Context: one part of a larger RNA
RNA sequence: CUGGGCGUAAAGGGCGCGUAGGCGGCCUGUUUAGUCAGAAGUGAAAGCCCCGGGCUCAACCUGGGAAUAGCUUUUGAUACUGGCAGGCUUGAGUUCCGGAGAGGAUGGUGGAAUUCCCAGUGUAGAGGUGAAAUUCGUAGAUAUUGGGAAGAACACCGGUGGCGAAGGCGGCCAUCUGGACGGACACUGACGCUGAGGCGCGAAAGCGUGGGGAGCAAACAGGAUUAGAUACCCUGGUAGUCCACGCCGUAAACGAUGAAUGCUAGACGUCGGGGUGCAUGUGCUUCGGUGUCGCCGCUAACGCAUUAAGCAUUCCGCCUGGGGAGUACGGCCGCAAGGUUAAAACUC
Numbered sequence: 001c002u003g004g005g006c007g008u009a010a011a012g013g014g015c016g017c018g019u020a021g022g023c024g025g026c027c028u029g030u031u032u033a034g035u036c037a038g039a040a041g042u043g044a045a046a047g048c049c050c051c052g053g054g055c056u057c058a059a060c061c062u063g064g065g066a067a068u069a070g071c072u073u074u075u076g077a078u079a080c081u082g083g084c085a086g087g088c089u090u091g092a093g094u095u096c097c098g099g100a101g102a103g104g105a106u107g108g109u110g111g112a113a114u115u116c117c118c119a120g121u122g123u124a125g126a127g128g129u130g131a132a133a134u135u136c137g138u139a140g141a142u143a144u145u146g147g148g149a150a151g152a153a154c155a156c157c158g159g160u161g162g163c164g165a166a167g168g169c170g171g172c173c174a175u176c177u178g179g180a181c182g183g184a185c186a187c188u189g190a191c192g193c194u195g196a197g198g199c200g201c202g203a204a205a206g207c208g209u210g211g212g213g214a215g216c217a218a219a220c221a222g223g224a225u226u227a228g229a230u231a232c233c234c235u236g237g238u239a240g241u242c243c244a245c246g247c248c249g250u251a252a253a254c255g256a257u258g259a260a261u262g263c264u265a266g267a268c269g270u271c272g273g274g275g276u277g278c279a280u281g282u283g284c285u286u287c288g289g290u291g292u293c294g295c296c297g298c299u300a301a302c303g304c305a306u307u308a309a310g311c312a313u314u315c316c317g318c319c320u321g322g323g324g325a326g327u328a329c330g331g332c333c334g335c336a337a338g339g340u341u342a343a344a345a346c347u348c
Base pairs, nucleotide, nucleotide: 003320004319005318006317007302008301012316014201015200016199017198021194022193023192025088026087027086028085029084030083031082033081034080035077036076037075038074039073040072041071042070049065050064051063052062053061054060091191092188093187094186095184096183097182098181103177104176105175106174107173108172109171110154114150115149116148117147118146119145120144121143125136126135162169163168206247207246208245209244210243211242215241216240220236221235222234223233258315259314260313261312262311263310266293267292268291269290270289271288272287273286274285275284276283277282278281297304298303321348322347323346330341331340332339333338
């Protein structure tokens, strides 16, 4: 010496479940496969290295010696790893009790607002803008009152609040259902971690079939603005947005930070539990989440800092100058749009 890395420079898979594989707690016995030590054999010659010799030297040639990964046989060692057997409870799980939550699915239901329709009052304007106009209105608009219909979204509560693996989830009620958390004995006895392939989930937009369509609104039309204005602003407006079923499989799918475990000062908030003291709203303490600040340490700096980007271990994914290019070709997937896997020439 036997790569270095991945928050922002290239680089964490969008997320989960899990196959193979890799890795794996404490104790005892056994085995001796791995491992370690000794011996023997093999390890051709040449070469390399060491000591000599021969060409006048050297290159070159040549004698002897040393060295040699590995493999085979054998003797021994038994700490560690592995195999086998037995045991343990701290990892993991089960049971019971309890409370929290926009976790998911289905059905029902409520009020405000909006638009439209009908009727009343009422009269000349209303809309809209920087200013206007397109537009609506004497066939009675806007405003206002009463009645009706429809669809979509749920003000206040609402909060660096909560829940979920992620995407995401918000009126109220019921039914079905997942997970997490706290407490308590008891139970199982390593049953664990990770996870190539694989399978599933996966915002918005988009696609297919059938519904629905109030508001909003790509495209589109018109009015303005402007030198122009295929825009920004205004008046309209169709897909779409909504529902059911089936596809698509991508996002700045972000904490731009993979998962698991252990260890390493604190302070102050907040959410859900438990214990305890004073005592009637607070103190102390403990477990689990979520934040702000801040040592050690880390970092190129910014910053991170018990929710690590610190100190370590295990497993997976990924990076290797910019452009060409996440492209071409081929494969797989898709109805399509396209997705995924993924180069090279050339060039700087």
Predicted 3D model of a 348-nucleotide part of an RNA (small-subunit ribosomal RNA, central domain) from Azospirillum lipoferum. The full RNA is in RNAcentral, with records from ENA and SILVA. The organism belongs to Azospirillum, within Bacteria. Its Rfam family is "Bacterial small subunit ribosomal RNA".